[in-house]
RNA sequence: AGAGUUUGAUUAUGGCUCAGGAUGAACGCUAGCGGCAGGCUUAACACAUGCAAGUCGAGGGGUAACAGAGGUAGCUUGCUACUUGCUGGCGACCGGCGCACGGGUGAGUAACGCGUAUGCAACCUACCUUUUACUGGAGAAUAGCCCCGAGAAAUCGGGAUUAAUACUCCAUAGUAAGCUUUUAUCGCAUGAUAGAAGUUUUAAAGUUUCGGCGGAUAGAGAUGAGCAUGCGUCCUAUUAGUUUGUUGGUGAGGUAACGGCUCACCAAGACUACGAUAGGUAGGGGGCCUGAGAGGGUGAUCCCCCACACUGGUACUGAGACACGGACCAGACUCCUACGGGAGGCAGCAGUGAGGAAUAUUGGACAAUGGGCGCAAGCCUGAUCCAGCCAUGCCGCGUGCAGGAUGACGGCCCUAUGGGUUGUAAACUGCUUUUAUACGGGAAUAAACCUCUCUACGUGUAGAGAGCUGAAGGUACCGUAAGAAUAAGGACCGGCUAACUCCGUGCCAGCAGCCGCGGUAAUACGGAGGGUCCAAGCGUUAUCCGGAUUCAUUGGGUUUAAAGGGUGCGCAGGCGGGAAAUUAAGUCAGUGGUGAAAUCCUUCAGCUUAACUGAAGAAUUGCCAUUGAAACUGGUUUUCUUGAAUCUACUUGAAGUGGGCGGAAUAUGACAUGUAGCGGUGAAAUGCUUAGAUAUGUCCUAGAACACCGAUUGCGAAGGCAGCUCACUAAAGUAGUAUUGACGCUCAGGCACGAAAGCGUGGGGAGCGAACAGGAUUAGAUACCCUGGUAGUCCACGCUGUAAACGAUGAUCACUCGUUAUUGGCGAUACACAGUCAGUGACUAAGCGAAAGUGUUAAGUGAUCCACCUGGGGAGUACGAUCGCAAGGUUGAAACUCAAAGGAAUUGACGGGGGCCCGCACAAGCGGUGGAGCAUGUGGUUUAAUUCGAUGAUACGCGAGGAACCUUACCAGGGCUUAAAUGUAGAGUGACCGUCUCAGAAACGAGACUUUCUUCGGACAAUUUACAAGGUGCUGCAUGGUUGUCGUCAGCUCGUGCCGUGAGGUGUUGGGUUAAGUCCCGCAACGAGCGCAACCCCUAUCUUUAGUUGCUAGCAGGUAAUGCUGAGGACUCUAAAGAAACUGCCGGUGCAAACCGUGAGGAAGGUGGGGACGACGUCAAAUCAUCACGGCCCUUACGCCCUGGGCUACACACGUGCUACAAUGGCGAGUACAAAGGGCAGCUACCUGGUGACAGGAUGCUAAUCUCUAAAGCUCGUCUCAGUUCGGAUUGGAGUCUGCAACUCGACUCCAUGAAGCUGGAAUCGCUAGUAAUCGCGCAUCAGCCAUGGCGCGGUGAAUACGUUCCCGGGCCUUGUACACACCGCCCGUCAAGCCAUGGAAGCUGGGAGUGCCUGAAGUUGGUGACCGCAAGGAGCUGCCUAGGGUAAAACUAGUAACUGGGGCUAAGUCGUAACAAGGUAACCGU
Repeated sequence: AGAGUUUGAUUAUGGCUCAGGAUGAACGCUAGCGGCAGGCUUAACACAUGCAAGUCGAGGGGUAACAGAGGUAGCUUGCUACUUGCUGGCGACCGGCGCACGGGUGAGUAACGCGUAUGCAACCUACCUUUUACUGGAGAAUAGCCCCGAGAAAUCGGGAUUAAUACUCCAUAGUAAGCUUUUAUCGCAUGAUAGAAGUUUUAAAGUUUCGGCGGAUAGAGAUGAGCAUGCGUCCUAUUAGUUUGUUGGUGAGGUAACGGCUCACCAAGACUACGAUAGGUAGGGGGCCUGAGAGGGUGAUCCCCCACACUGGUACUGAGACACGGACCAGACUCCUACGGGAGGCAGCAGUGAGGAAUAUUGGACAAUGGGCGCAAGCCUGAUCCAGCCAUGCCGCGUGCAGGAUGACGGCCCUAUGGGUUGUAAACUGCUUUUAUACGGGAAUAAACCUCUCUACGUGUAGAGAGCUGAAGGUACCGUAAGAAUAAGGACCGGCUAACUCCGUGCCAGCAGCCGCGGUAAUACGGAGGGUCCAAGCGUUAUCCGGAUUCAUUGGGUUUAAAGGGUGCGCAGGCGGGAAAUUAAGUCAGUGGUGAAAUCCUUCAGCUUAACUGAAGAAUUGCCAUUGAAACUGGUUUUCUUGAAUCUACUUGAAGUGGGCGGAAUAUGACAUGUAGCGGUGAAAUGCUUAGAUAUGUCCUAGAACACCGAUUGCGAAGGCAGCUCACUAAAGUAGUAUUGACGCUCAGGCACGAAAGCGUGGGGAGCGAACAGGAUUAGAUACCCUGGUAGUCCACGCUGUAAACGAUGAUCACUCGUUAUUGGCGAUACACAGUCAGUGACUAAGCGAAAGUGUUAAGUGAUCCACCUGGGGAGUACGAUCGCAAGGUUGAAACUCAAAGGAAUUGACGGGGGCCCGCACAAGCGGUGGAGCAUGUGGUUUAAUUCGAUGAUACGCGAGGAACCUUACCAGGGCUUAAAUGUAGAGUGACCGUCUCAGAAACGAGACUUUCUUCGGACAAUUUACAAGGUGCUGCAUGGUUGUCGUCAGCUCGUGCCGUGAGGUGUUGGGUUAAGUCCCGCAACGAGCGCAACCCCUAUCUUUAGUUGCUAGCAGGUAAUGCUGAGGACUCUAAAGAAACUGCCGGUGCAAACCGUGAGGAAGGUGGGGACGACGUCAAAUCAUCACGGCCCUUACGCCCUGGGCUACACACGUGCUACAAUGGCGAGUACAAAGGGCAGCUACCUGGUGACAGGAUGCUAAUCUCUAAAGCUCGUCUCAGUUCGGAUUGGAGUCUGCAACUCGACUCCAUGAAGCUGGAAUCGCUAGUAAUCGCGCAUCAGCCAUGGCGCGGUGAAUACGUUCCCGGGCCUUGUACACACCGCCCGUCAAGCCAUGGAAGCUGGGAGUGCCUGAAGUUGGUGACCGCAAGGAGCUGCCUAGGGUAAAACUAGUAACUGGGGCUAAGUCGUAACAAGGUAACCGU
């Protein structure tokens, strides 16, 4: 100090979450020791038992228990009983002091309770210190003891007698108190202090060893209380008014003391927006935790203060209490009881129950410190000091150290005959002994008091010496012994966040602080190995601070992210121009007091160290007082003119209110002309119209709105304002610089204004037009469209008070580069041009901003004041209050829920957005498909099996370029198990192969026959053994390779530079052009790469070379005929090398690129035609069944062999084809012309046979040599429009060929048969020239072939393209977006289901506080007091007040509730499609 999380990516906003520290903690796992601390946070709930406050005999009467002594009696002569207060002491009692301290708790209390600082001229203070005059006399009682009585007890009553330092009276009296008079000094007022005079009143207790100890008066001190005041001290305004002893005065009473503290009378005040009152919560502080600090949170332990002591009230005693272990009364509860009546108060220490996640022993000692009493010894002390329990926290120590490699075994992992890791870790060797264990020694804390001795001043004080006293504790500590011996876990390992692999699981089980993991290769679940971090602890949970500048004083914001009030006026409040003087409140400086101690910090010191503790210092930022300063702010006084206002003159405008007037249009009505439609729409219909509409003309009437001018104009505070004119009202600007002299700015609350819609009353009502009706559209259409139409819109008077009331931008003032346009003034002779003031717009510099943008009209730089915001939803909702006639407005939450919601910009994708362009995309044409029959593929169905894959375009004559067996993967059956092949090693053998026989469907099994070579080393062969198998089983969503498609579309990128915070952009956009990101021009870009094109192949022309197997013009020979032969290279051709085409030339257009031309030339003209060639990428596209390969699965089977069957099934549906439906044709006869390929297990001339498929001979050819080879065409004939001489399916018969084998299931031939079909619905496909159409030929595969398929070859050979509006696909630019899985996207609402919290609600049940009335204990006080007492006084009676109780009505608050309202959440429910693109009717705001 930051990090994760919204997005495809970015930036900012914004929330959520994490890393840190802390705790009186709790829980889980684990646990060796010690030191120091801490330990009911909950029920101020109830308490059994024990202890926690007594002491003094040196105050007293005394003598119950004990001891001693004396006496008496009995006798067992040392015991018992009785007795004497004589002595030590001492129960109970009288009396003194203490019990008001110490200890506990935090219920109450929002208060002078606490903190801090003052004051008391308004007060008290026992014990203690010091000073002071005094201590004389008298008296009456009472407890105890004794006797009697009541009662269960607690306890009480009566009688007799008695003491005191108990009580009463008298005397004495000043430095006491009161009153009167007076002097001096002082003070903030009342007054205070000192002095003098007079007068009145009040004391005491004894005891003694004779020193004293006590008692009493008064003063001072110390200590401790009391009272008053300033300042500070939580939340809620959905608590706004409160108060009657209330506020003040006079007088009286009361108190220690002031005071409405109380009472009588008088006055009517007092508090409050600077928050009264009310409600809720809470002991306060020093401090503690956190934080850089400011702050925030907290108030355990320790210290100070307060309050309380079962709940409420009351007083008594006392120096002090309204009293924790005192009293009285009332109440609740518990206990005892003889039922009459009594007793009690752990929030003291232990302990018990209960509550709770949770918190200890019914311990020891007064040795120390402290307290009470006492002369003292001493007694008491659950204060205190110690111990026990608990890892609750902090601190310290240990669980060993060194060496040790074949880097052992084992575990785990891997690319696995090997390696890595655990790991110097272990074993093993040596060393040490803290700690634990055993044994031994062994403290400090202790010095006083007291006793004894001595010294100095007269038996007392002070000092010195000796002696006595330890709970903790035989503890701390020290020593000795043996021996690595007694001692390690927890959490985590996807990112944040240090630490990785294997196995299991398979959206299951589970994890999770946030993001998120898990659906068969999980570093995220569970286990293991390994690792990381802490360590006697480690994690989890809870809470607080931090990070969070996320309430922002330090230190935030408000155009669009949350946030400027709709606008103005304006009281309070806040802030405020220039100069001078004065003051000293704020401010600054010095000094003094205080700020308790502890804590924190620094230094030093003590425990072995540390924690802990001690000493000293610093700090304590605060408050009070005092002295000074005078710049700034404030106060007062004087003054100024520039802020502000006024005045004079002029100007401006749709500024406002009221009145008058005007024309156009529309509608109704009347009349006229006129006739069949009008109107309306995408198209229609409803509607109007022959009773005369619409249209046209004239006239009357009505209401509303004001075309053109008109604008980026003007005015107004905003809302808003528009025909012309008049009256009234207001404003602004300019010029003058005349007047006042800071009079100003802002503004919570308040007041006023405030579009539209809406409400009330009364008018008005032409047009428009919610609701409503009808017609359409539609799946529906409660809409959009159409025809009508009521409120309303208009006027007057009231109300409402809201809008996306927007510039989404509060008001005012000052300052800060420019350009340009415009409105109103001034100025000027001016219709130029400059200038100036006030407005209104556009662009832009700096700056600002997350960016978009803004930019003198700021969102810049400063100042003042107001308003508002703090994640999204719930919700501008509920409740309450208030306003309103209502509708509703204003104010305005929570529970619950999510991890986002939202802003700006970027790149894509998309749009029923736009622009430009292309393509057989449409159009123009030609021919098809879809109808028929057949072939073939697919779906479906069937089946034992119909093997598998391919499924929109981009599957379907596809993998398959050839399923009868084989293929073959499928099915049935029969068999094999190291296996079908190959290799290595070993063993034995001489075979293996082949032939035959038997059984069998075959495989297989059984058997027979036959049977090597050799240089003797071996070779070869099979058999057998061992090790390596095999799988067309799964996953194409683990992969390689290959392929399809967008698409032969023109795109896709990079380097450097530049721009931007960044994602990104630029380049690649723009203007032209092209088939093309092709080229040119321009340009913050300059270049480059992959694509395009070209380079490659075929083809079209020519040349050269070459001339066989090809060719034959000329020459020669020969034949029936033929390049047949000699010969030739001219031609064709063959096959190698070249040439040729490049917009090169001409003309036109153009800057250029380029385009145009039936241009020239040329075989070919504008990439000549065709092919190969397929950028970055998309579709988790296809293929694990071509092949390869990771993982998983099978192993007498999911492997292998064999026979037969199946892949060929068949109600049906679809795709692709073939053949046709005929005359541009069929049939018959004759006749002509190719290219490209193939051929030896082959092609076969020729001959013979057969109608034919073909068969039998025979020859040539391993091929420019031989061979397979055309059809349409042309010529002639026939058929004459018919289901035919078309068409050939189907079926019967007979054959041929291939092949072990044509039944399932081959092709072909011949004879016979002769089906459907007469040009094909919706729809749809191909093709732009040697193309479509049409005609045949060849090849691969192959024994044969289901080939009508595929791939090639040539022959004949068209039509059309105006053009780009539309359909489809694509490219570029731009625009919108809430999409990014990218429109097959996103997303809204009702309903249905489940769960959750919440509002209302008849009612029901509680709670606290207040008020009225009635009653009223104890008690203080007032009155009385005939009774008691010598008296003081008291009993008694009675008045006021009061806790509590009862009752009444209303308010507040909490819980619950039939029923009811909306809200939130929840993989796959229903209905629609509202929003996002022009979202298909632009969206949104108010009503």
Model confidence (mean pLDDT): 83 of 100.
A computed fold for a 1487-nucleotide RNA from an uncultured prokaryote, annotated as small-subunit ribosomal RNA.
Rfam family: Bacterial small subunit ribosomal RNA.